[in-house]
């Protein structure tokens, strides 16, 4: 993640730290810290010096003399020689340092580092200890001078000089080398000490006389150098690496071992406990985070170790193959006179560039250290201090205390309030830091202070100068307005935005943190999400198809001995900073200091033996195995055989078909099928037994027979003695497909072809049909190869079937059988336990132990690329970019299914009448228009809102007006008056003149006019909304307490079995009760009884008319309306559980809710409605308001809805005569009579109505015509004349009369309404109204057909199942193609890097040779000799060239799939 639950997974925050950087703000002051990038290139200045007490020469000062010159004759200037000074200045030669401090982190996976041994395989300049010496001889040379070459840098020759420079000789020894000997030790080569003998090697001197040096030589100490054991990243899409490579003898080379080098000789040496190769990577102490374990990370400071433009090399030296030295080579950058030099910031500052990003070309040697110096003392860019930078931690301040009328202002409002908020004003107080002014250190140990007049004190003024930044939907602390309207924007995730946005933008508020806030990058952490501590694998991701076995790992029962692992004690190391506790100094912190704990898989020493281990040609049997004995069996190979059955062929019989399907057709058949009968070929396959049987490791194995053959199971003793489990790597087995070769082929059949469905049908059905299916021999090696459950051992209730054995047992033996027990399969149920639920549960998925194996979001992807396998197909191993926030298991409740079981409905079926065919009202769409006003649109809009449009109505349209208005309220303030009649203009509103003069009378209402508030809107938004309606539905459902089950969503109850209309009732039952509904009360109507009896009624009695309850009177009917009463499955039979109920029959006016009506559960559909009224919010405000005229809503090629009328004879027409009810009525209803042919007129009587009137009820009954036609059915339409309303019937009313006389002769396909006083027919009445009903409410008369019954349409309840749906099938949801953009795989090439082999050339320089070349020291017999240099030559080798591979990148026409994307196209494969 879902509607919601669990539960598995991932992605996200919430925490902390940082060499940070980037917005935005920015008071102070400590203590740190500052190029992470191009080990890129660098201008200028410094950064290594010292020493005159090691040397010589100069110079400079000073004195004295002598010379020249000027003159003020004793100065001055120059110059010459001699002396002396000096804490002078210096180039040169000599010493010593210059190998240290300092920087950086490129190499480097290395004894390079950390840790802990070793050197009996080494060195060590200055220093320190101890002991010893220091006789003597000699040539040079650098500086200077001169000359020469050169642009410079420099170089060259002549002359000359000194020494603590350089040599020769002499002594010397505990020294070095070579021999013998002996004694002690010892850690393996071996040290050590003592003697004997030979041979070799030393020195410098200097001074202030104090000392500094110099030489040996033994120890210390300090540094350095080598070897070791153990630890030290990532990859096996690196599996084989190695020729000095591994040893050995010898030589050589080093301070020293050692293939360190060389020769010769062996053929070894390293690796799955990862060699080799590839990719990163300086290494530690610590740092960061974490409860720890761990997991990142290696600034600053500390050790180490690499580097010094690139690469090679040695030389001096006590150290170097040397950052500020030197030679070669290259690159690259300065100078040149073109001949040739110069240079190396990876010291400090600085600079260019490069980056997201990181500082001053500061002072000073006063500390501290370091070089050198006897020493003052000199150098020191190490260090110490300033400067920059809020980069980082830490402290300090931006002000206390009071102050309510809760001020002003902002926000918000329910218009009252309410927050900003004691905040502010104000009142009183303080002055920390900043500011001014005074005094003023420590650091210093005799002098000496850069920092610095700095920290500190004191003292003065003024609240005086000093607050941001992020957030406010959830996580996650904090809400309100306004604006915007999927737009702008936001956003870690999850989402917000489409006119009421606590999410976007501002604003008020709050909230957080604070000289700081936030973002972005990175690590840790939550994350148990790689699970050692601490995770999984039946279904979510994972158990390999399936066995044997090698390496590993793991292993019964005892004995003993060792002491590796365990476990302790002592001892050494674990630098120091850092951590931690404790305590101490800067006022406090941060920072420092002290002291102590803490730190290792380390090292050695002493113990300990219980487990582990090791050794014991010690022991044991219970785990294994063997032998014996018996037994099931589709186990496996090989060969033979058997009968049914399909085909297929010949022969016979017989004829028009046969086949086949939902139906057909394709095929076959008169050249004789199919069908039947005999006969023969052939191949595959084995029906009945037969079964949750059997066997096998698994794949899998089925007719019978023989032959071989492997394993299990039972017994029951013997034997061997742990021999045993697992099992990487590796072997072998391995279903169907497919492949090779050769057979073989009867059925079946991929591909294929025909026929047929279809919109299409490359398919699902149908006729053929070939590969293959079979068999030999090979191959491939995979399947949902599944119990989606690895082996193995040991535990740990049962119950019940069934295979194989073995024991006792019944039943007289034997047998069949039947029990019981025990071992081994096998398969259901289940208890504990387990699990997310599903379930599993002695065959565990339960409890433990032991090997293997695999997993770690989803897609991309089981692919790519590379390696191995195969003939091929293709199969093993197996990534990444780039995408998404979910993907995915189990259960729940719905919905839904062309699943399933039961039930209802005028749902169908049965009937009866329609509609949809004609004309004509009526609504609605369309189209027209200056407007035809708006609105409802499937069912649930269309005779709807509208119970009534000629004006009004009206909401539209054109025109003419008016702006506090047509209307309503409220305040100034004015003003006299209204209203109304008359005239005139005008289409009318309205203006103008005139007439008029309300109540009251003091004021005042009323009325008008001015101005401000506001009126007013049928203007939008029914998707803000109240109300009100419709529709599923009058369909039987929708919930709740409380218990009970479940980890929970939920479930039980409300299921089940009966039964109703009904969740109606009845029994059962973890449920037991409630509520809304359902039914009942309610109201009409059917029956009766009683009161009462006018306006109603009239049976008797009287009275009167032409005639009428017309009058007395009567209450008997009938009615009227009140009160009762009756119907309740009561009662009887069957049936049903002794229920509920059902079926019948009585009796009754009426019989199973009698028949209608009101009454509509939770809830659906953003269902209708701002145009019934209300109502937020937006809009217009001389207008979208009002007001008047006139139009129009009634137009009309055309389509649909609903209605009435017809089409006729169950009619139509005259004509005569019956029967109703429910209503209206005074601005009304109107009787009679009189006029009109008739609508209607005059007319007035009664009636505020059971009295009067509308008012005539029609259909039907009777009687006459029409006689089947467009008619005496039909009535549109049209002219003419009229009535009635009403200012007014033109656009537009209804009705009368006369004449006209239209379409239509029962309506396609399709649909509707109805179950009894129904349907159908027929008149009444009434709402609306001045007038208009074919519509809408009612009312009543006549009054039928039909229902077997639930298969099937449509619609609805219960239950039940499957689901990938939950917007809920109008769901979900795939695949090609088509377009955009991404990243990626191949590619014919092109273009680098990086390592490495082979050749070729080959600087410098080291070694090693080498002769006709040169040479002061020694020796010489003067002739040389000894030694040394240049030269030269070889070995060695960097860089460079060639060459053919290898590995990695980049790029690329084209070219394959992948992933996203707007509502694109085609079809619908998947979920029912």
């Nucleotide at each position: 993640u879902u509607g919601a639950u669990c539960c598995u997974g991932g992605c996200u925050c919430a925490g902390g730290a940082c060499g940070a950087a980037u917005g935005c703000u920015g008071g102070c002051g400590g203590u740190g810290c500052g190029c992470u990038u191009a080990a890129u290139g660098c201008a200028u200045g410094c950064a290594a010096g010292u020493u005159g007490a090691g040397c010589g020469a100069a110079g400079c000062u000073u004195c004295a003399a002598g010379a020249u010159a000027g003159c003020u004759u004793g100065c001055u200037a120059u110059u010459u020689u001699g002396a002396a000074u000096g804490a002078c200045u210096g180039a040169g030669c000599g010493g010593c340092g210059a190998a240290c401090g300092g920087g950086u982190g490129a190499g480097u996976a290395a004894c390079g580092c950390g840790u802990g041994a070793a050197c009996a395989a080494u060195c060590u300049a200055c220093c320190u200890u101890a002991a010893a010496u220091a006789u003597u001889a000699g040539g040079a040379u650098a500086g200077c001078u001169c000359a020469a070459g050169g642009a410079a840098a420099c170089u060259u020759g002549a002359a000359u000089u000194a020494a603590u420079a350089c040599u020769g000789a002499a002594u010397a020894a505990u020294c070095u080398u070579u021999c013998a000997a002996a004694u002690u030790c010892a850690c393996a080569u071996g040290a050590a000490u003592u003697c004997u003998a030979a041979a070799g090697c030393a020195a410098a001197g200097g001074u202030c006389a104090g000392c500094c040096g110099a030489u040996u030589u033994a120890a210390g100490a300090u540094g350095a150098g080598u070897u070791c054991g153990c630890g030290u990243u990532c990859u096996a899409u690196c599996a084989g690496c190695u020729u000095g490579u591994u040893g050995g003898u010898a030589a050589g080379g080093u301070a020293a071992u050692g293939g360190c080098u060389u020769a010769c000789c062996a053929a070894g040496g390293c690796a799955a406990u990862g060699a080799c190769g590839g990719a990163u990577a300086g290494c530690u102490g610590g740092u960061c985070u974490g409860a720890g374990a761990g997991g990142a990370c290696g600034a600053u400071c500390a050790g180490c170790c690499a580097c010094a433009c690139u690469g090679g090399g040695a030389c001096u030296g006590a150290g170097a193959c040397a950052c500020g030295g030197c030679c070669c080579a290259g690159a690259c950058u300065c100078c040149u006179a073109c001949g040739g030099g110069a240079g190396g910031c990876u010291g400090c500052a600085g600079c260019a560039g490069g980056g997201a990003a990181u500082c001053u070309u500061g002072u000073g040697c006063a500390a501290u250290g370091a070089a050198c110096g006897a020493a003052a003392g000199u150098u020191u860019g190490a260090c110490a201090c300033a400067g920059c930078g809020a980069c980082a931690c830490c402290g300090c301040g931006u002000g206390u205390g009071g102050g309510a009328u809760g001020a002003c202002g902002g926000a918000u409002c329910u218009a009252g309030g309410u927050u900003u908020g004691u905040a502010a004003a104000c009142c009183a107080c303080u002055u920390u830091c900043a500011g001014g002014a005074g005094g003023g250190a420590a650091g210093a140990a005799a002098a000496u202070g850069a920092c610095g007049g700095u920290a500190c004190c004191u003292c003065c003024a003024c609240a005086a100068g000093a607050a941001g930044c992020c957030c406010c939907g959830g996580c996650c602390a904090a809400c309100u307005a306004c604006g915007u309207g999927c737009c702008a924007g936001c956003a870690g995730c999850c989402g917000c935005g489409g006119u009421a946005a606590u999410a976007c933008g501002u604003a008020g508020g709050g909230g957080g943190c604070g000289a700081g806030c936030a973002u972005u990058g990175u690590c840790c952490g939550g994350a148990a999400u790689u699970a050692u501590u601490g995770g999984g694998c039946g279904u979510a991701a994972a158990g390999a198809g399936c066995u044997c076995g090698u390496a590993g790992g793991c292993g019964g029962u005892u004995c003993a001995a060792c002491a590796a692992g365990u476990c302790g004690u002592u001892c050494g190391u674990g630098a120091a900073a850092g951590u931690u506790u404790a305590g101490a100094g800067c006022u406090c912190a941060a920072c420092u200091c002290u002291a102590a704990a803490a730190u290792g898989u380390c090292g050695a020493u002493c113990g300990a033996u219980a487990c582990u281990g090791u050794u014991g040609u010690g022991a044991c049997u219970a785990g294994a195995a063997u032998a014996c004995g018996g037994u099931a069996g589709a186990g496996g190979u090989g060969a033979g055989u058997g009968g049914a059955a399909u085909u297929c062929a010949a022969a016979g019989u017989g004829u028009a078909g046969c086949g086949g399907u939902g139906a057909a057709a394709u095929g076959c058949g008169u050249a004789g099928a199919u069908a039947u009968u005999u006969u023969g070929a052939g191949g595959a396959a084995c029906a009945c037994c037969a079964a949750u049987u059997g066997c096998g490791a698994a794949g899998g194995c089925a007719g019978c027979u023989c032959a071989c053959u492997g394993g299990g199971c039972c017994g029951c003793u013997a034997u061997u003695g742990a021999c045993g489990c697992u099992g990487a790597g590796g072997a072998g087995c391995g279903a169907a497909a497919g492949c090779u070769a050769g057979g073989g082929g009867a059925g079946c059949a991929a591909a294929c072809a025909g026929g047929a469905u279809u919109a299409g049908a490359u398919a699902c059905c149908c006729u053929g049909g070939u590969a293959g299916u079979c068999c030999u021999a090979g191959c491939u090696g995979u399947a949902a190869a599944c119990g989606a459950u690895g082996g193995a051992u040991a535990c740990u209730a049962g119950a019940u079937g069934u295979g194989g054995g073995a024991u006792c047992u019944g039943g007289a033996u034997u047998g069949a059988c039947g029990g019981a027990u025990u071992c081994u399969g096998u398969a259901u149920c289940g208890u504990a336990g387990c699990u997310a639920a599903c379930g599993c549960g002695u065959u565990a998925a339960g409890u433990a132990u032991c090997c293997c194996g695999c997993c770690u979001g989803g897609g991309g992807a089981g692919u790519a690329c590379g390696g191995c396998c195969g003939c091929a197909a293709g199969g093993c191993u197996a990534a990444a970019a780039c995408u998404c926030a979910a993907a995915g298991g189990a259960a729940u409740u719905g919905a839904c299914g062309g699943g399933a079981c039961c039930c209802c409905g005028c749902a169908c079926a049965a009937g009866c009448g329609g509609c949809g065919g004609a004309g004509c009202a009526u609504g609605c769409g369309g189209c027209u228009u200056a407007a035809u006003u708006c609105g409802a649109u499937g069912a649930u809009a269309c005779c709807c809102g509208u119970a009534g449009a000629a004006c009004c109505u009206u909401a539209c349209c054109u025109g003419g007006a008016c702006u506090u208005g047509a209307c309503a309220u409220a305040u100034a303030g004015g003003g006299u008056c209204a209203a109304g009649c008359c005239a005139u203009a005008g289409a009318a509103a309205u203006a103008u003149g005139g007439u008029g003069u309300g109540c009251a009378u003091u004021a005042g209402c009323g009325c008008c006019c001015u101005a401000u508030a506001c009126a007013g809107g049928u203007g939008g938004u029914g998707c803000a909304u109240g109300g009100c309606u419709g529709u599923c539905g009058u369909c039987a459902g929708c919930u709740c307490g409380u218990g009970u089950c479940g980890u929970g969503a939920g479930a039980u109850g409300u299921u089940c079995g009966g039964u109703u209309a009904a969740g109606u009732c009845c029994g059962a039952u973890a449920a037991c009760g409630a509520g809304c509904g359902c039914a009942a009360c309610c109201c009409c109507u059917a029956u009766u009884u009683u009161u009462a009896g006018u306006u109603g009624c009239c049976a008797g009695c009287a009275c009167g008319u032409a005639a009428u309850g017309g009058u007395g009177g009567g209450g008997a009917c009938u009615c009227u309306a009140g009160a009762a009463a009756a119907a309740c499955u009561g009662c009887c039979c069957g049936g049903g559980u002794u229920a509920a109920c059902c079926g019948g029959a009585a009796g009754g006016a009426a019989g199973g809710u009698g028949g209608g009506g009101u009454c509509g559960a939770c809830g659906u559909c953003a269902a209708g409605u701002c145009a019934g009224u209300a109502u937020g919010u937006c809009c217009c405000u001389u207008a979208c308001g009002u007001u008047c005229a006139g139009g129009g809503c009634u137009a009309c090629a055309c389509a649909c809805g609903u209605a009435a009328u017809a089409c006729a004879a169950u009619g139509g027409a005259a004509a005569a005569u019956a029967c109703a009810a429910u209503g209206g009525g005074u601005c009304g209803c109107g009787a009679a009579a009189u006029c009109g042919c008739g609508a209607g007129a005059u007319g007035a009587a009664g009636c505020u109505a059971a009295u009067c009137u509308c008012a005539a009820a029609a259909a039907a009954u009777u009687u006459u015509c029409c006689c089947a036609a467009g008619u005496u059915c039909g009535g549109a339409u049209u002219a003419c004349a009229g009535u009635c309303u009403g200012c007014a019937a033109c656009u537009c009313g209804a009705c009368u009369g006369u004449a006209u006389g239209a379409a239509g002769u029962c309506g396609g396909a399709a649909u509707c309404g109805c179950u009894a006083g129904u349907a159908a027919u027929c008149g009444c009445u009434c709402a609306u109204c001045a007038g208009c009903a074919u519509g809408g409410a009612g009312c009543g008369g006549u009054g039928a057909a039909u229902a077997c019954g639930u298969u099937c349409c449509c619609g609805g309840g219960u239950c039940u199942u499957g689901u990938a749906c939950a917007c809920a099938c109008c769901g979900c949801c795939c695949g090609u193609c088509a377009c955009g953009c991404c990243a990626u795989g191949g590619a014919a090439g092109c273009c680098g890097g990086u390592a490495g082999u082979a050749c070729c050339c080959a600087a410098a320089g080291c070694c090693a040779g080498u002769g006709u070349c040169u040479c002061a020291a020694c020796u010489u017999u003067c002739g040389a000799g000894g030694g040394a240099g240049a030269g030269c030559u070889g070995u060695u080798u960097a860089a460079g060239g060639u060459a053919a591979g290898a590995u990695u990148g980049g790029u690329a026409a084209c070219u394959g799939g992948g992933g996203c994307g707007a509502a694109g196209u085609c079809g619908u494969a998947a979920c029912a």
Molecule: small-subunit ribosomal RNA
Organism: uncultured bacterium